About this RNA
This is a predicted structure of a 72-nucleotide RNA (transfer RNA) from uncultured Ruminococcus sp. The organism belongs to Ruminococcus, within Bacteria. It was read from a public genome assembly. Rfam family: tRNA. Rfam classes the family as a transfer RNA. About the family: Transfer RNA (tRNA) molecules are approximately 80 nucleotides in length.
RNA sequence: GGCCCGUUGGUCAAGCGGCUAAGACACCGCCCUCUCACGGCGGAAACGGGAGUUCGAUUCUCCCACGGGUCA
Numbered sequence: 001g002g003c004c005c006g007u008u009g010g011u012c013a014a015g016c017g018g019c020u021a022a023g024a025c026a027c028c029g030c031c032c033u034c035u036c037a038c039g040g041c042g043g044a045a046a047c048g049g050g051a052g053u054u055c056g057a058u059u060c061u062c063c064c065a066c067g068g069g070u071c072a
Stems, first nucleotide, its partner, number of pairs: 001071007010025003018055001027043005048064005
């Protein structure tokens, strides 16, 4: 340098055109308990950046950035 894959809450990780953007762990609050732990209920928190297509983009296209793989 060419080609391929990936980038979503603090971490892991679903979703692949219209979702209040799921879940787990972690965190915060309440309940339970003599207390802690466990358990129950609730809460805050996310689509790498830019452009394009579309009525509508996390999802499709292009460029860039970062990470990984592969060829040389």